Small-subunit ribosomal RNA from an uncultured bacterium, 1510 nucleotides, folded computationally.
It matches the Rfam family "Bacterial small subunit ribosomal RNA".
RNA sequence: GAUUAGAGUUUGAUCAUGGCUCAGGACGAACGCUGGCGGCGUGCCUAAUACAUGCAAGUCGAGCGGACGUUUUAUUGGUGCUUGCACCGAUAAAUGUUUAGCGGCGGACGGGUGAGUAACACGUGGGCAACCUACCCUAUAGUUUGGGAUAACUCCGGGAAACCGGGGCUAAUACCGAAUAAUACUUUUUGGCUCCUGUCAGAAAGUUGAAAGAUGGUUUACGCUAUCGCUAUAGGAUGGGCCCGCGGCGCAUUAGCUAGUUGGUGAGGUAACGUCUCACCAAGGCAACGAUGCGUAGCCGACCUGAGAGGGUGAUCGGCCACACUGGGACUGAGACACGGCCCAGACUCCUACGGGAGGCAGCAGUAGGGAAUCUUCCACAAUGGGCGAAAGCCUGAUGGAGCAACGCCGCGUGAGUGAAGAAGGAUUUCGGUUCGUAAAACUCUGUUGUAAGGGAAGAACAAGUAGCGUAGUAACUGGCGCUACCUUGACGGUACCUUAUUAGAAAGCCACGGCUAACUACGUGCCAGCAGCCGCGGUAAUACGUAGGUGGCAAGCGUUGUCCGGAAUUAUUGGGCGUAAAGCGCGCGCAGGUGGUCCUUUAAGUCUGAUGUGAAAGCCCACGGCUCAACCGUGGAGGGUCAUUGGAAACUGGGGGACUUGAGUGCAGAAGAGGAUAGUGGAAUUCCAAGUGUAGCGGUGAAAUGCGUAGAUAUUAGAAGGAACACCAGUGGCGAAGGCGACUUGCUGGGCCAUUACUGACGUUCAUGGACGAAAGCGUGGGGAGCAAAUAGGAUUAGAUACCCUAGUAGUCCACGCCGUAAACGAUGAGUACUAAGUGUCGGGCAACCGGUGCUGAAGUUAACACAUUAAGUACUCCGCCUGAGUAGUACGGUCGCAAGGCUGAAACUCAAAGGAAUUGACGGGCACCCGCACAAGCGGUGGAGCAUGCUGUUUAAUUCGACAAUACGCGAAGAACCUUACCUAGACUUGACAUCCCUGGCAAAGGCAUGGAAACAUGCUGGAGGUUAUCCGGGUGACAGGUGGUGCAUGGUUGUCGUCAGCUCGUGUCGUGGGAUGUUUGGUUAAGUCCAAUAACGAGCGCAACCCUCUUCUUUAGUUGCUAACAUUAAGUUGAGAACUCUAAAGAUACUGCCAGUGCAAGCUGGAGGAAGGUGGGGAUGACGUCAAAUCAUCAUGCCCCUUACGUCUAGGGCUACAGGCGUGCUACAAUGGCCGAUACAACGAGCAGCCACGUGGUGACACGGAGCGAAUCUCUUAAAGUCGGUCCCAGUCCGGAUUGGAGUCUGCAACUCGACUCCAUGAAGUUGGAAUCGCUAGUAAUCCCGAAUCAGAAUGUCGGGGUGAAUACGUUCCCGGGUGUUGUACACACCGCCCGUCACGCCAUGGGAGUCUGUAAUACCUGAAGCCGAUAGCCUAACCAGCAAUGGAGGGGGUCGUCCAAGGUAGGACAGAUGAUUGGGGUGAAGUCGUAACAAGGUAACCAAUC
Repeated sequence: GAUUAGAGUUUGAUCAUGGCUCAGGACGAACGCUGGCGGCGUGCCUAAUACAUGCAAGUCGAGCGGACGUUUUAUUGGUGCUUGCACCGAUAAAUGUUUAGCGGCGGACGGGUGAGUAACACGUGGGCAACCUACCCUAUAGUUUGGGAUAACUCCGGGAAACCGGGGCUAAUACCGAAUAAUACUUUUUGGCUCCUGUCAGAAAGUUGAAAGAUGGUUUACGCUAUCGCUAUAGGAUGGGCCCGCGGCGCAUUAGCUAGUUGGUGAGGUAACGUCUCACCAAGGCAACGAUGCGUAGCCGACCUGAGAGGGUGAUCGGCCACACUGGGACUGAGACACGGCCCAGACUCCUACGGGAGGCAGCAGUAGGGAAUCUUCCACAAUGGGCGAAAGCCUGAUGGAGCAACGCCGCGUGAGUGAAGAAGGAUUUCGGUUCGUAAAACUCUGUUGUAAGGGAAGAACAAGUAGCGUAGUAACUGGCGCUACCUUGACGGUACCUUAUUAGAAAGCCACGGCUAACUACGUGCCAGCAGCCGCGGUAAUACGUAGGUGGCAAGCGUUGUCCGGAAUUAUUGGGCGUAAAGCGCGCGCAGGUGGUCCUUUAAGUCUGAUGUGAAAGCCCACGGCUCAACCGUGGAGGGUCAUUGGAAACUGGGGGACUUGAGUGCAGAAGAGGAUAGUGGAAUUCCAAGUGUAGCGGUGAAAUGCGUAGAUAUUAGAAGGAACACCAGUGGCGAAGGCGACUUGCUGGGCCAUUACUGACGUUCAUGGACGAAAGCGUGGGGAGCAAAUAGGAUUAGAUACCCUAGUAGUCCACGCCGUAAACGAUGAGUACUAAGUGUCGGGCAACCGGUGCUGAAGUUAACACAUUAAGUACUCCGCCUGAGUAGUACGGUCGCAAGGCUGAAACUCAAAGGAAUUGACGGGCACCCGCACAAGCGGUGGAGCAUGCUGUUUAAUUCGACAAUACGCGAAGAACCUUACCUAGACUUGACAUCCCUGGCAAAGGCAUGGAAACAUGCUGGAGGUUAUCCGGGUGACAGGUGGUGCAUGGUUGUCGUCAGCUCGUGUCGUGGGAUGUUUGGUUAAGUCCAAUAACGAGCGCAACCCUCUUCUUUAGUUGCUAACAUUAAGUUGAGAACUCUAAAGAUACUGCCAGUGCAAGCUGGAGGAAGGUGGGGAUGACGUCAAAUCAUCAUGCCCCUUACGUCUAGGGCUACAGGCGUGCUACAAUGGCCGAUACAACGAGCAGCCACGUGGUGACACGGAGCGAAUCUCUUAAAGUCGGUCCCAGUCCGGAUUGGAGUCUGCAACUCGACUCCAUGAAGUUGGAAUCGCUAGUAAUCCCGAAUCAGAAUGUCGGGGUGAAUACGUUCCCGGGUGUUGUACACACCGCCCGUCACGCCAUGGGAGUCUGUAAUACCUGAAGCCGAUAGCCUAACCAGCAAUGGAGGGGGUCGUCCAAGGUAGGACAGAUGAUUGGGGUGAAGUCGUAACAAGGUAACCAAUC
């Protein structure tokens, strides 16, 4: 100085853990939609697959001999003749943008690709005293003298071709010999230096070379000279070769590898060192600091990302390496084992006359193929660079350019200003409007880009040529060299750029809009179609699908897909964890390794620091500059390292040396202990045995049974046998490393503790691998066997019961020896050391202070919380082990251990978006505690049995309309279905409609009555007459609309049921907690009550409770008719007078408050008492908190949406809702004597009444009828209340009980009683003799029982709602059943137990293991064979240069042939490894509402879990 961002998703909610996903950046990209321009870049990532065609490496005639062309000169021949001219030849010389061959240099560079390679291949830093280097530079010296061939050419031959063979001629800067010569090489030797071999300087001896070359100038000539070559030596530069340190992939389910391997000696070989090669000798070398093997991969500068540390990548550009169809090999050369060279083998392609040949695009273009995918068979050597050349120049798919492609980056444009009638149109709408929107149109302006025309660069510097000057004051010359002037060269390209003109004219899309994430509405669809990165959306009102409008984002692009980094602190060095979330090895010992007390001294490896070298260029960063800017480019700077060398420092770590005692250890004394293994001893108990006594049972269970027992059990007495375990003591007591250890005793033995201090002197600590121990079960061998007891058998239980319970019972349990090696082997807490408040219990030692164990409570601190807390989960250090989402799975394969069972090590494919922890609030529990309720109990009466009534189901039917279904449906909606009602069915009708509004039109017409037809609706005719005429009434017409008891109560309002008249449900502030939440509201009392009191981090408040309201009970006051009557009169009668006292009526008040007394209690209150009409909310009612049940109702009503519209609407008649095998609910009446019947007789209250109640009279047995008074009612009527009481009768029976059913005859209501009403009379006289399992109501004026009234209603109650009369029994109590409240506890539940959830089986799909095998590949091994080739060997064949020789010839050397070593490919064999496939088989995962059970979660109904066995 710069720099660090998070979000969604597990839950009802919370915190933490933890995975998944997203937002960012990047790309040699691809795909979809779209597309104006320019600049700069980039462009086969796949098949190192195969390649048609063209080009990509040539050049030098100033090295050589020829050939060829042209021209000139000279000589000469011929022809024509004009006799000196022309033409045609020959020879020689010259000349030439010609060049096949010999020769030289270059084809080892440049260009391509990344197959191989895990290696000194690469990077970085060093070394070579162990090396080479053509061309280039510097210096020195030289360039003398000879020789023999050969190609071209020519002649002949072979072959289809490629090409080859033979004879003959010839040249050189081709080849060879000789001379000369060193600082070269070899040998010997002197001195200096050094990191060992050595090196530097010097001396002596020996050995070794070349082109008489090319061109120019000059000279009569020999020659001389300039330049270019050539040779030797030394040095430089450049380029290479070799060696070394360090660095960078995965797998250990790859742990051992190695025979030239490791070293030595001596040879050979190489430019050079070296086991590089060979012979001999030795037996080494590498490896847990990862050898070997397998897999993958070119390495780096750099590029992407990241705050950084890191992670990923290795396109373009640059450096290095490797490769050139595959494999092998050498040749040439300075350099290769050679991309466009050679030989051989192989595969493939092509030509062929079948004999034989040719080829290698991973050069540039291009083709085919592969693939999601990657370009032109372009121009030019003008520039830069390369090769050759003296040079001009030639060659150059290097390169410079253009073309194609939005592939990337950068820049520009698609217009700018004004413009509200807020146009039209679209979309939407609450119909008012809103929005697209100043947007458009319109007016004004500009001309970037485009279009047209004109002008027009830079990139060019040369070289060559011409001229001049200098070199040159040279012996002398030259364009030999230098300088100057002139002249000349552009692929791109008439391009960049500039100027002028010109019309807003030619130029905008893509994605998204539920949250994350910026941006919303409408329609369509209806768990369909579809979307989706995660969560998730869609089942009729989808901001999530599709379309449209609008909006947001980016923009010539935008999205998607793929890959990498980031976020991810999610592998954590920076920077995580392991009690319960994944994670401490079961526990000791201990090698390697890591780490280590105090003091002194030394060293300088680590460490710190200075300097030097290097870290190529490009890139990144900074500054400046050039293209109009930018991208891009140029110049300079900075930066970059586990680097190398060197100087210094010495604190710390390390190394060397010396000392110390506090860590650790040893000795002396003492005490504790279920520490270990061994031998012996003991008593209680069980069982068995043999006896005694004794008799019918024992045993066992929830209850039983199997079992044992009259052959004498169980029980009991004493005795004997045998095995196993050791009651009490016994204790969060002791010991041990853990597992574990418990009667007593002897001896043996380990460890710890305490006290005193003497000794050693850091000896410590932790430990991968290793090795020891290691419960139970299990295994092997041999014993033993009382009890217990897997397996097994039987009995029960059960739907089943391979279980739980019972009776038996074998392995086993016990001992010895040997295996196994695992447990929820747990404190779910590795070991060691130090430090950090207290209090308290206990064990051991000590006189004490104190020390060592073992527990509890708690501070700070820690923790997600729970909790831990000197025995840490606190604060620190050291070392080891382990974890990284869940499932698959502790499984498979491989390895290893084991007798086996199995143990250890230990994956993946695939599937999911969670799995898991702690705590919270609820709910639930066949958990606990407390409390309440007709909840049980105690009682009374019922239901369930009968008949009937009524409702429901079911069935039937044309229809039996619809709704309600545990409690909370079923005498419910319905307070009343013959028609109507009525919604259902059949039949007949109507279509703006039975009903409403609007519009148009006509009206003396309406309603009503009569007649005809018809079942009626309706139709027709006659009549009728004032409802309307303001047309409000009627008819006709038109469409908007009406209408719907059609659907959805799971779209809704309203209303209601229920928990429950249960005592609860909440809030504000405060406090506590990270938080959800808690507290308050808990606790102790008390209450009917969250009622009140006390305590209390709570203090208050609200909705509920209570009270206020109504009614009953008492009293008072007021009032006194229609009600009342004490006194006075009166009557048949409160009938009348009178009275206002009483009853009553109905208004207002009063009364009761635990107020008083006693006891008790802190208080609240409770218990008892007094008084009182009433006593502790006096009885009853109304009143129903927050909420629950998607509870009920769309058929009371209202209503969204959907549906029907000559019908799902409306009208009419008839039918149905009343059916009837069966089942259920609710009732009535009974079964009789507490009764039935007959007669007589007493006492109510609530209510109702005009289309009504109906007195009274008459008739009828009666229902009732006919007359008819009163009363719209404290007056009249309904209205005799009944049970009761008194008397009589019946005498226990299917009856004088019971009344169903049926026959007959009637009454009433009503258009109408057939389906289908009620009532009356006569007759008939069924079931039923008190009701199984089960179940209901009720706690006092209650139950039971008895009548009365009312609503609905024409008629039609056993129902419902009310009223009064008579009038009980019982409650010990809260164990149990049901429901509820509170607290607590457990939880895997939260749709909340009607929850959750496990496994087999069946079916579909997916991946995977085994599998008789089959197929393919890879790398080796052994053997066989062995091309080309190097090397070696070699009597026959061939042989110009050198040697000998007169010669013939011989020799040296060479070639060829042959042989040998090595060796590619090939063959054979057995294995190893890898992949594919395989009948079938194993488990796993996943799927819609399958099957069987119910294992787990609550005490989950047998607590669960862990290990082992069956």